[in-house]
Two RNAs folded together computationally: RNase P RNA and transfer RNA, 496 nucleotides in total. Rfam match: Bacterial RNase P class A. By type it is a ribozyme. The coordinates come from a structure-prediction model, not an experiment, and the mean pLDDT is 76.
Order: sequence, then C1' cells, then structure tokens
RNA sequence: CAGGGGGCUGAGGCGGCCGCGGGCCUUUUGAGGCGCGAGGAAAGUCCGGGCUCCACGAAACAAGGAUGGCGGGUAACGCCCGCCGGGCACAGGCUUUCGGGCUUUUGUCCAGGGAAAGUGCCACAGAGAGCAGACCGCCGAUGGAGGGAAACCUCACAGGCAAGGGUGAAAGGGUGCGGCAAGAGCGCACCGGGGCGGCCGGCAACGGUCCCCGCAUGGCAAACCCCAUCCGGAGCAAGGCCAAAUAGGGGUCUCGCGCCGGUCGCAAGACACGGCAGGCGCGUUUCGCGCCCAGAGACCCGGGUUGGCUGCUUGAGCCCGUCAGCAAUGGCGGGCCUAGAGGAAUGGCUGCCACCGCAGCGCUGGUCGAAAGAUACCGGUUGCGGAGACAGAACCCGGCUUAUGAGGCCCCCUGAUGC
RNA sequence: GGGCCACUAGCUCAGGCGGUUAGAGCGCGGUCCUGAUAAGACCGAGGUCUGUGGUUCGAGUCCACAGUGGCCCACCA
Repeated sequence: CAGGGGGCUGAGGCGGCCGCGGGCCUUUUGAGGCGCGAGGAAAGUCCGGGCUCCACGAAACAAGGAUGGCGGGUAACGCCCGCCGGGCACAGGCUUUCGGGCUUUUGUCCAGGGAAAGUGCCACAGAGAGCAGACCGCCGAUGGAGGGAAACCUCACAGGCAAGGGUGAAAGGGUGCGGCAAGAGCGCACCGGGGCGGCCGGCAACGGUCCCCGCAUGGCAAACCCCAUCCGGAGCAAGGCCAAAUAGGGGUCUCGCGCCGGUCGCAAGACACGGCAGGCGCGUUUCGCGCCCAGAGACCCGGGUUGGCUGCUUGAGCCCGUCAGCAAUGGCGGGCCUAGAGGAAUGGCUGCCACCGCAGCGCUGGUCGAAAGAUACCGGUUGCGGAGACAGAACCCGGCUUAUGAGGCCCCCUGAUGC
Repeated sequence: GGGCCACUAGCUCAGGCGGUUAGAGCGCGGUCCUGAUAAGACCGAGGUCUGUGGUUCGAGUCCACAGUGGCCCACCA
C1' cells in the first nucleotide's frame, strides 16, 4: 500500500417548494393560519421493574423455577463498575537435559459456589477407566524343579514389580541420589500441587510467609443432586365508565338457603302460602312506610356488537454546570416539555455547507532545492461525479442481544514493496 | 400489542438422562416381472439434524442467542 475480518463511535447541519397525521385558533364553510410529529436500536420479547386486575390471615416448611468468586451501584436485575482467581495470545526476562519450565507487562475471554456429602456416566481403543491395572516387559531375594562337592548356575512354577513400551481425552506428580532380587514417595534433597494450623496484608474474594502432613483421594454439576440467595399469577386485547343489540337461553361444579305455623306427601322432603326475626332505603329518634327475604359465583356451549370516553403519557424524564467517587453512579443548582393514534402519519424534489472518488491549477501554506524551480506526498482551491444504511413508536421505563451504509479511532489475518 | 409452541431426507414422523457410521413409511432412480401399465420382488441414491457460539474427550440430544413457520386473545348480556 492492497484485500479481508472484528470492536467502539456515528446516525449529517441550515434553508426553499410540495405533500402526510393529530392538536389549537379564525372563517364568508370554500378554506386559511399557528404549533408539534420515531429510534439507537422503536426489533427479538431474553431478563428486571412501574401500573392494573385476580387469588391470598401472617409466618415457616415443602414443591417448582431462577441466579451463583468478592465488594460496590441501582427502584430492581441474570445488568453495570471496580477488584480477585483462572484460560489463551504477542513481546521481554531467567533457566534448560533444547522437549520445555518459571515469571513480568499488555491485550482478550470466562454460566467463575460445591467433585474430600451421596448417586450416575466416562463410548471406541486398551491388560486395566475408578476403594486401579500384569498385554509386552523387569525380577525371581523367598518357596519350588533340575544341575553341581560347594560357591553358584539354569528354568520361570508359585509369586513380586507401576520403572520402560503400547492404548486413550484422561493411566494416581517431576528431576536426581539412595535403596532393592527387580522396583516403587519406599527413604531423602530440590521443584510443582493439595490439606490442617499460626502470623501478616485486605471490608471481602484472596494474596504472602512459617511450621507440620509424602497427603496424591481423576474428569463431568450447561447429569441428578447439595449449599446460599431470590421468586404468588396474569397482562393496557390489563382494568374502569357509557351506549347499542340479542334467545336475560342451556349444561357442569362450588357455596348458601334462620324460626314458627299452614298445605301436599307414608316418609325423606317440597312450596309464586302466612307470621316473626333479619337486611336496605326515606326519616333527628321512638316509631312508621316501602322494597328484599333465596339466591350468588366460576367454567363451557349457544346468542349479540365490532361504537364512544378513559387508562395515555410529567417521567426511576432530557440538557447544561458543579461537587463526591478510580469507575458504574449519586447529591445540589439552573433551564426545558418533546407523538399520544385509528391498522396507525413523519415523505419527495432542490440550494449551500460537511463526506468520498477522479481530474485540473504551484496555489502568499508545508516539503525538496543555494537559487531558478519542482509537486510523488500533506494542505489549499476549482470542476465533474458518487454514497446516504438498518429499520419504523402503539401503556411506560432500566438493561441485554441481534441488524446497521459513508466517514473517524483501535485491533487482527493474508499478500506485495521498501528500510 | 401480548402470551405460547415447533423446526431431523422431497413429504410425514422415530431417535429413553450425550457415545462409534442418524433410522422408518410414502415418494425418487435402476433391474426383474408383463405384449404394455399398475401392483409386486430386489437393489440403490438422497441429511452441514434451521443457523451461530458455548459446555464436554465427544452434541441431533445439554445451554445461550438468532432465523423461519404456526397457534391463542376483544367487548356485552
């Protein structure tokens, strides 16, 4: 420099003409005027809330679901910030038996509690895959067999061995010395890991260090599970009011149906019966009058309507400044009001500026040159051309995820050229 | 607008709590059978398990996020 990938930012500015949807005002009812009118994701509906209705004495337990290092932020969160721990990559340093190992900075990623509570799984390959395991291999001290006078030798029968080979994603630390029949943390030194305890630092996660234990007791919990914390359900087509219309119909279930008398009935029981009691309304009260006195609710089938108002947009709101904080964020002060809607409007053309590409002009700038001058590059100026994405509110917020053109910043990969 | 479900061969579906090379029926292709066709018999092809990423030694299966398709809902008495 060219090509490609990823992350963040960004979502053009000021006008003119025409058009679209609400609102307000004027009007000669033809129309005119004023003002407002999408997003960073309005999307997916993946989390968390507000608000509304339903259910429910309270609390606890159980069931189900979600989350998962620590601290902070927040109305809350599975979100955000900071820190801790771990993985990977580049580079540097130390070391090396040249295979590698340790460490530091930077970048990036992490659904990052518990596997020393229990259960389960670990295919194929392999001898052995979970209180390990003798296929090849090593040994055969001890016992056995054979030989020998004996020392000892041979065999590899009993047996011992986890060093070496081989399998695998994974085979129960590494190096060295000792030890042994051969071996092995079997013993010791160093290194790495783990655990009990003490001390130091830190709010904590955790880190450092000392002593002891040779402890070696794999992996998977995005398998069941255990631990800790949190969670009632539904959603603005929620819900409320009004109007219109219909067959005020049918079925199932749940709760309720006081006392006395009457009638019917053998009884259980039933009732458009009467009274008492009770409830509601009028009334200041006594009291009186009127009404109710057996039904109510849920679900399903069937029927009718496709209307209006509300909820509805001032809210964990936006902008600026300042203070606290590493930051997320919060406090204080000032300013602003910014769609409310119904299948649902916000678009088109154009001028200047801004962006990109190409070409021209040495152009009071850079750069090169002593100057004249040159113009590959940076900048300037003129002309021509070009691009403008993803997508669209529908109760409202806080996040996450996904989509996204030009330009800008950062990182990575491939190729070429130069130093 | 809100709530929920499903994606496996051309179509309809299996695939138990992860294991070697994912099956079945219909359809498709070839051969046989027949004078020819259908039916029948035998053989065969056809799959990025919707996509991407993750967990794991190992993913159609477990988890997350996307994509596509489908279902349900109002008011009144």